Transfer RNA from Caulobacter sp. Root343, 73 nucleotides, folded computationally.

[in-house]
RNA sequence: GCCGCCUUAGCUCAGCCGGUAGAGCGACGCAUUCGUAAUGCGUAGGUCAGGUGUUCGAGUCACCUAGGCGGCA
Numbered sequence: 001g002c003c004g005c006c007u008u009a010g011c012u013c014a015g016c017c018g019g020u021a022g023a024g025c026g027a028c029g030c031a032u033u034c035g036u037a038a039u040g041c042g043u044a045g046g047u048c049a050g051g052u053g054u055u056c057g058a059g060u061c062a063c064c065u066a067g068g069c070g071g072c073a
Stems, first nucleotide, its partner, number of pairs: 001072007010025004019056001027043005049065005
């Protein structure tokens, strides 16, 4: 330098063919316990890497940029 893949909650990841953003773990609160852990119930937490475009509508499609991983040279 060229090619491909990845980027979604604090962490690990789903999200099909474009139509209300989710799970587990973690955090916090309550219950339970003499107390802790475990368990049960609940709550909070998201510019979906950034931007532009297409569309009635974009996490999803197109293009550009950034970061990461891999391959080739």
The coordinates come from a structure-prediction model, not an experiment, and the mean pLDDT is 81.
Its Rfam family is "tRNA". By type it is a transfer RNA.
It was read from a public genome assembly.